[in-house]
RNA sequence: GCGGAUGGCUGGAUGAUCGCGGGCAGGGGCAACCCCGCACGAGGAAAGUCCGGACUCCACAAAGCACGGUGCCGGGUAACGCCCGGCUGGGGCAACCCAAGGGAUAGCGCCACAGAGAACAGACCGCCGCUGUCCGCAGCGGCAAGGGUGAAACGGUGGGGCAAGAGCCCACCGCGGGACUGGCAACAGGACCGGCACGGCAAGCCCCACCGGGAGCAAUGCCAAAUAGGGGCCUCGCGCGGCGUGUGAUCCGACAGGAUAUCCGCCACAGGGAUGCUUGAACCCGAGAGGCCCGGGUUGGCAGCUGGAGGCGCGUCGGUAACGGCGGGUCAAGAGGAAUGGUCAUCCAUCCCAUGGCAACAUGGGGGGACAGAAUCCGGCUUACAGGCCAUCCGCGCAU
Numbered sequence: 001g002c003g004g005a006u007g008g009c010u011g012g013a014u015g016a017u018c019g020c021g022g023g024c025a026g027g028g029g030c031a032a033c034c035c036c037g038c039a040c041g042a043g044g045a046a047a048g049u050c051c052g053g054a055c056u057c058c059a060c061a062a063a064g065c066a067c068g069g070u071g072c073c074g075g076g077u078a079a080c081g082c083c084c085g086g087c088u089g090g091g092g093c094a095a096c097c098c099a100a101g102g103g104a105u106a107g108c109g110c111c112a113c114a115g116a117g118a119a120c121a122g123a124c125c126g127c128c129g130c131u132g133u134c135c136g137c138a139g140c141g142g143c144a145a146g147g148g149u150g151a152a153a154c155g156g157u158g159g160g161g162c163a164a165g166a167g168c169c170c171a172c173c174g175c176g177g178g179a180c181u182g183g184c185a186a187c188a189g190g191a192c193c194g195g196c197a198c199g200g201c202a203a204g205c206c207c208c209a210c211c212g213g214g215a216g217c218a219a220u221g222c223c224a225a226a227u228a229g230g231g232g233c234c235u236c237g238c239g240c241g242g243c244g245u246g247u248g249a250u251c252c253g254a255c256a257g258g259a260u261a262u263c264c265g266c267c268a269c270a271g272g273g274a275u276g277c278u279u280g281a282a283c284c285c286g287a288g289a290g291g292c293c294c295g296g297g298u299u300g301g302c303a304g305c306u307g308g309a310g311g312c313g314c315g316u317c318g319g320u321a322a323c324g325g326c327g328g329g330u331c332a333a334g335a336g337g338a339a340u341g342g343u344c345a346u347c348c349a350u351c352c353c354a355u356g357g358c359a360a361c362a363u364g365g366g367g368g369g370a371c372a373g374a375a376u377c378c379g380g381c382u383u384a385c386a387g388g389c390c391a392u393c394c395g396c397g398c399a400u
Stems, first nucleotide, its partner, number of pairs: 001396010012347007020041002023038002026035003043371001047382002050380005055216004060280001062279004067212005072086005087101001088099004102207002107205002109201003124147002126143007155173006175194003180189003220303004230294007239269001241267004250259003271285003310331003314327005348369001351366006
């Protein structure tokens, strides 16, 4: 100097003027509301709605099932499919990046076409031996080393051996087992042994381990108001029992009073109920409970609603790191059809043209500044992003 990799920051600035949102303070006003002051007012992704939670409701979210998710080891975190560190495999000269990372000996299934043959398969071209021969070949036997087909052919290279061959034998590699060693572990190394050998796909179903109840701020709660206490259909039941009150009816009694059905109140049984299903507990209704369809009213107001597992920054301790502990400081949108904007001027990053200049740069003109807008909140991931800046590392070239 060029190319590449990783991490981080920023993503317009200033002034004037007019206009918004909620909060706080002051003043006026019966109130509605008005005036004025102060500080604040969209993002790194607010996006996707993909994960995890906080919170609310169903009904305890208890056990199981279905269904879904994750999938090497260790750590972090409220938790996660996230983050950090490591291992293994793959890509790259490297810095680095990616991972679909448990199981193919529980079972099922698939591997098209081509090819002789696609899992314990196989002879198309061939190689070798014997016999015959019309000299073209034919028959019998042996072979799977060479060639071919294919994404993939039942180990590779070299040597020996053989009629020719083959792990047939041997050396090394590879594969399987493996004492022992290092490491928390995944895993790495590995004395020694070996039949010298039965592929791939589980991001095919599946098996194994672990995790998960469901729905979601349009959750949910309160107030006001209004309507039609509407109509139809279906399912299960509509019965039995106990206690109490008891005169309005009934009966007994001279009276006092007593008995008792209906009614009434309570308890209990059958039955029913709820946001996956079943079971259990608890709760509600209980002579009722539930389901479906049609139709009507309500579309108003308030809360939830923004101060938290919070962010930023500093110091210190522990840790390789993610992160955690301790101490101080500082900050804070809450709309409700949806606010933070409009106009003017100057400057600036960047691009093009012209002029001057060796260059840096200067002057003038033109264009022009990305992705993109909160809606309950938070921790992540993924995707989009013009321009600019910083740090570290790798490779190549050159100079000293």
Molecule: Bacterial RNase P class A
Organism: Rhodobacterales bacterium